Large-subunit ribosomal RNA, domain I from Chondromyces apiculatus DSM 436, 592 nucleotides, folded computationally.
It matches the Rfam family "Bacterial large subunit ribosomal RNA".

Context: one part of a larger RNA
RNA sequence: GGCGCACGGUGGAUGCCUAGGCGAUCAGAGGCGAUGAAGGACGCGGACAGCUGCGAAAAGCUCCGGGGAGCCGCUAACAGGCUUUGAUCCGGAGAUAUCCGAAUGGGGAAACCCGCGCAGGGACUACCUGCCAUCCCAUGGGUGAAUACAUAGCCUAAGGGAAGCCAAGCCAGGGAACUGAAACAUCUAAGUACCUGGACGAAAGGAAAGCAAAAGCGACUCCCUAAGUAGCGGCGAGCGAACGGGGAAGAGCCUAAACCUAUCCAGUGCAAGCGUGCUGGCGUUGCUGGAUGGGAGUUGUGGGAUCUUGAGGGUAGAGCGGCAUCUCUACCGCCGAGUGAUAAAGAACGGAGCUAGUUGAACGGUCUGGAAUGGCCGGCCACAGCAGGUGACAGCCCUGUAGACGAAAGUGACGUUCCUCGGUGUCAAGACACCCGAGUACCGCAGGACACGAGCAAUCCGGCGGGAAUCUGGGAGGACCAUCUUCCAAGGCUAAGUACUCCUGAUCGACCGAUAGUGAACUAGUACCGCGAGGGAAAGGUGAAAAGAACCCCGGUGAGGGGAGUGAAAUAGGACCUGAAACCGUGUGCCU
Repeated sequence: GGCGCACGGUGGAUGCCUAGGCGAUCAGAGGCGAUGAAGGACGCGGACAGCUGCGAAAAGCUCCGGGGAGCCGCUAACAGGCUUUGAUCCGGAGAUAUCCGAAUGGGGAAACCCGCGCAGGGACUACCUGCCAUCCCAUGGGUGAAUACAUAGCCUAAGGGAAGCCAAGCCAGGGAACUGAAACAUCUAAGUACCUGGACGAAAGGAAAGCAAAAGCGACUCCCUAAGUAGCGGCGAGCGAACGGGGAAGAGCCUAAACCUAUCCAGUGCAAGCGUGCUGGCGUUGCUGGAUGGGAGUUGUGGGAUCUUGAGGGUAGAGCGGCAUCUCUACCGCCGAGUGAUAAAGAACGGAGCUAGUUGAACGGUCUGGAAUGGCCGGCCACAGCAGGUGACAGCCCUGUAGACGAAAGUGACGUUCCUCGGUGUCAAGACACCCGAGUACCGCAGGACACGAGCAAUCCGGCGGGAAUCUGGGAGGACCAUCUUCCAAGGCUAAGUACUCCUGAUCGACCGAUAGUGAACUAGUACCGCGAGGGAAAGGUGAAAAGAACCCCGGUGAGGGGAGUGAAAUAGGACCUGAAACCGUGUGCCU
């Protein structure tokens, strides 16, 4: 020196564990904010660096309820206190709530600076309290152009509203490239990522100018299927329906116009007119056009308006006076509906449930052991043998579990009533040809969306240019035409079924178990890096219980160690469970 054996050091693998994650299911909630949010800065403790909590009333204050012996957070000790006159703690309702932040009196390099700003208080320019941003809406006041009156505009007061934040889901306006096509340009990726705007608890869509095909269906949305079919496609790569069928859910409505009428404006006009008949009276009433409001009206076997005829509870009023008639309005009676669409605001009462909790069955002996939940023996409960804890494995030790109860306060689905709204004159027959959404439909050009790339290219959308019809009308049925069928565009609203989960509760897992699982089990978006946008860790485990080693010895009043003591164990001693390997030693055997 090598090989081997034994015993150590170092190191932190492995095993076991879980305080944290991951994924789901079922419910809830689906918002917060000028009454100042989200998020922060700075403070607040006897002593306090961090976290947590809170706000100069500062780990807290008040009230109401729960609870019942301890408490002053993580956090031990010290000091000092609180508490059966009910503390700490839990729930509900309040008070306080610095400064920044939409940030809003003005400014600003956020957490700061400046207003002898205005009003009230105050002895005062000290100090205290409140107010003073912008925009929109409706109202009042003032002022006031072109332009005389006026109007627009401007100023202002009080009132209402907006703003900013938020994980995903939704709609809209914009909108890539890598990539694939084994290159690449049409194409694809993809209307994806991303940017912007907007809204909601869902959003969007939605009551046929729809499908279909000789038979019919009957708003929309979502799922399964049809079907990787029909098609589209440098007919490459790829893209990719619909009808129909089966389900989930189920709901339908309001307007524009014709016509009538009120008010205002303009034009015209002195006789038409004032519902009709007679009579009297009136006469800037009439007629036409426009604007606004009310009534009427809402459909495709076309509907409605207007006129005529036929058919209807009561009372009162109006339509110039009287009589008759007709029409309209109001009320009563009757019928129906409703705030979860179809019109809309509330009130009262009741109220399951939610936000603290309460109760809740049944076990002993013996053996081993440090310890019994283990072995043995003998019992018991069970609407409870889910689970967790307890010195090893517990239905009967503890917390619980099944079951049964519970709210002063806040909240509250839902129900009833008040209340609100509608109908009660619509229907039938006939006449008439007044209305039925216009720079629209449609056409041309160049685009986009449709599974559909210009194609025979229908359908839908908007840009530019042309530009209809009103039911004897118009659209569609995949060029176009005819026949036939079907539907009524150019106004609007609409629950449910569907999507999602920042968040709350409960439950579950052939999910992870500290190089895993979130980046983060621990002072984690921390330390640290970067001017910045941004990047981004490592780090868990003594023991059942600190019983955390009094005292003695060596040593620097060390570090560390040796005794003693605790403990079942100290090779469990805080660099602490187990303690692999690399690596480093000590002793020894063999070889050289």